[in-house]
Context: one part of a larger RNA
Molecule: small-subunit ribosomal RNA, 5' domain
Organism: uncultured bacterium
Parts: sequence; C1' cells; structure tokens
RNA sequence: GGAUGAACUUUGGCGGCGUGCCUAACACAUGCAAGUCGAGCGAUUUACUUUGGUAAAGAGCGGCGGACGGGUGAGUAACGCGUGGGUAACCUGCCCUGUACACACGGAUAACAUACCGAAAGGUAUGCUAAUACGAGAUAAAAUACUUUUAUCGCAUGGUAGAAGUAUCAAAGCUUUUGCGGUACAGGAUGGACCCGCGUCUGAUUAGCUAGUUGGUAAGGUAACGGCUUACCAAGGCGACGAUCAGUAGCCGACCUGAGAGGGUGAUCGGCCACAUUGGAACUGAGACACGGUCCAAACUCCUACGGGAGGCAGCAGUGGGGAAUAUUGCACAAUGGGCGAAAGCCUGAUGCAGCAACGCCGCGUGAGCGAUGAAGGCCUUCGGGUCGUAAAGCUCUGUCCUCAAGGAAGAUAAUGACGGUACUUGAGGAGGAAGCCCCGGCUAACUACGUGCCAGCAGCCGCGGUAAUACGUAGGUGGCAAGCGUUAUCC
Repeated sequence: GGAUGAACUUUGGCGGCGUGCCUAACACAUGCAAGUCGAGCGAUUUACUUUGGUAAAGAGCGGCGGACGGGUGAGUAACGCGUGGGUAACCUGCCCUGUACACACGGAUAACAUACCGAAAGGUAUGCUAAUACGAGAUAAAAUACUUUUAUCGCAUGGUAGAAGUAUCAAAGCUUUUGCGGUACAGGAUGGACCCGCGUCUGAUUAGCUAGUUGGUAAGGUAACGGCUUACCAAGGCGACGAUCAGUAGCCGACCUGAGAGGGUGAUCGGCCACAUUGGAACUGAGACACGGUCCAAACUCCUACGGGAGGCAGCAGUGGGGAAUAUUGCACAAUGGGCGAAAGCCUGAUGCAGCAACGCCGCGUGAGCGAUGAAGGCCUUCGGGUCGUAAAGCUCUGUCCUCAAGGAAGAUAAUGACGGUACUUGAGGAGGAAGCCCCGGCUAACUACGUGCCAGCAGCCGCGGUAAUACGUAGGUGGCAAGCGUUAUCC
C1' cells in the first nucleotide's frame, strides 16, 4: 500500500447493487416451512333441486411425493475432496423410443355401527363394505436359472451373437369420446454405487504398528467386486519414501495479495461430502439406514387422575444465553422452479419482494456566477501590518437530491402484479433540509501563540516533556481524506 462476513470511537443527506451469529453443533415459548389426487375406492355430511340429479367438504383405504428443495460444518487427514481413468463386478421411480400383452376368479380389511377399557395419548372385541389394496389360477419370451452346442472377439477372470431343451414369473382399471393409466422385455437419457493412479496441514520431545490382522479355500450376504461376514488353513501385512500415535481441519471452483513464483483464506454464489438433541438399529421404498418417519437406550424439557404419555428450529421469523459483534414473530405465490392432479387448481418461510444496519462497492448532492471598503470578528504582529479571504454580506441565477400535486409502467401470454401508486415523466415551491473526521518533530503532505514545567500527558519506530515544547493541552491557521474518518484485529 492492498484486503475484510469485521468490531470500536466520532460524525451522518440520498440512491443502485450486494452482504449481514465468524462466539454456545447452547436451550428454545409461538406461528408457519409437504402435501396432493373424488378422472383409483366405499361410506358420510352440507347446499341447491325440475326429486331425475348437480355442486362442495373433510375423516378413512389406495397412489405419487415426504431421499428434492432449505439449514449447518460437529465429525472426518479419509478414495472425504480434486483430477484422470476403470466396471468383462453394478442399480436406476418419473421421462423418451420400440416390441408384445392385459384372460378369468377369490377371500379379506379400514372407514362405519354397537359394546367396553383409559385422566389423556390411545386401544380391545363383535358385525358390515369397496378398490388401480391383497391373494390364487391361465397365457408368455426376446427375461431369469440350468444343460448341450456353434461362431467370433478380448483385457486374466471372460465378453458378444446364435441354435435346441427344461423349469419359473405378469397385468387394472378410470373417464368420456378424447385420453390418462397397467404388465413384460429391449434400448436411451438422467441420477447414483464401487474400484484404481496421482495430489491433499503440523509434530520423531510419537519408532515400531497390526489377530479379521495379510493371503488362500468354501459358504453366506449385497444391485455389485471384496475379510463385507463366518468356518477352516497358512503366517503374513504396514513402516525413516515416516507406519502407528497425537494435534488441527469439511474439500474444491474460487477469494485476497503479489510483476511473477509464491504466501494466506475457504463468508456470500456454484460442485462434492458429512450431520440433524447424544448413541445405536432396521423397516418401507427405484432411491434413506431418512432434519419436520419408526423402534431402543441416554440426557434435558413439558403434561398427568402417578397407572402412563408428549417433544426435538444446524428450515423461516422470533426468544433467552454467550459475545466486541450480526436483521422483521413482514407481503405474495404475480414471476422462476418444485410436489400432486387429465385439468381447473391446491401446497411451496424454495423463490420473488419489502423492512432494519454507512457492513461493503459504486454514483450523486450539500449550490453556481459576479462580488474589495479586502467589512465586522478571531488569530498573529517587528504595531507598519499580515492572515482566515471572494471567504461572508450583497446582486443575478439554477433545481440534482428534497416537499407537494397530477399522470403512471415494463416485468405477462388471452387472463392473472406481492413489489407498488414503486421506478419514471410533468408541473409548482424555495438556497431553503444535508460536513465531518484525522493529522501537522523525522519517517510523512502540513506552524504559530498561549498554558504546563520529567508534572499532566504523547508515542507505530526514533523519541518528546526538568520555564520561551512546531512532539503534552487549548486556540488560530495549514495538510489529507470525505458521508465518512480514525483506531484495533487478521492476511499478503
């Protein structure tokens, strides 16, 4: 000098665009943040009714979605991340393309009703009913498994294509004249899973570490390879090219600095990972070992009729606490996007906006021209004067910002605008409402007077102050930056 998610002192006019708990992954009152579908299903209620029906509502069964979106960085020195490869060891709902198919049956159950238990949360028994819920059967190969076999290729295990045989497995309807769905298989797309090379902080005042440990055989398990798990066998495996242990830490694109090489950082935005009070576990599902799902244990909080129950803001606001320090319990689904739905639409604290904060960057303003008796006043003075200083006053103007009034968008596409009567435009008004902070010994731009007298004090370094202090305090003046200025902290 540059930089910051900054803080503090002091001062403070406006706008645009950004940014805003870095500390206690501390505890949380309250509201909202994930629903949707009646064109899958039966029953119910309400309103209207031409008694034919029509419309709506919400509980339940069922489907899809709650694995996305949003938050945080505790853990993790690791194939976690980055980069480049591999899978002849894999999966993939919704979507796209293609081929084929959808025959014919059954038994339940929630809702509901009745009875009962419980303070509640909730639960039990009996009876009744439906489905795109559930189950059995038929059909089926290009699917899967096994056996036999041919051709061809490769990268070791092997792969691909074809033929024959055996065995196994499917489906669901709805709506209305148009569609939406269902089943099987193949291919694609998308998303994931696993493996490998290289890179990835500090400490040797950590030198040895390791028994599922290293390898093999067999079995199990997985979407899949594999000590992933188990049984048996062998005794291996890692390590001064730093194992193990300890400390610290999410990683990257990027950001800051620097001529570069480097050094530092990992806020916002984007990609990946991990976590959801703490620890553990599985279920469902295409996908989770699941923030607003389940179960168990623990700590904490709350309710209780003491028998037993309920909860999880590291979602958005907000509260207490901690701290030098970080915002509103706002508006809207109008746009973009997401979930569901045939659609209308519903939901969406994602998102779009508004509010607060000079926290940052950028822009604008606080007036312009003329104006010498160089006014008054302040300060200095060698008492002549000098300086603040064209500065003020005064005269002539202007209207950026401002105030008031009128009009008034784009963003939306036929309709639909939270923002918002906002941006912007026009008219009127009047210099009116808008300048401070730091420094002035040298480094370093900028000096005098008074006070003080090694005192009070200053200070980044050198240092200054003990009676004429350009270094302390005040005043005048100067210099620098400017809606900021200076100090502190940190990095280069």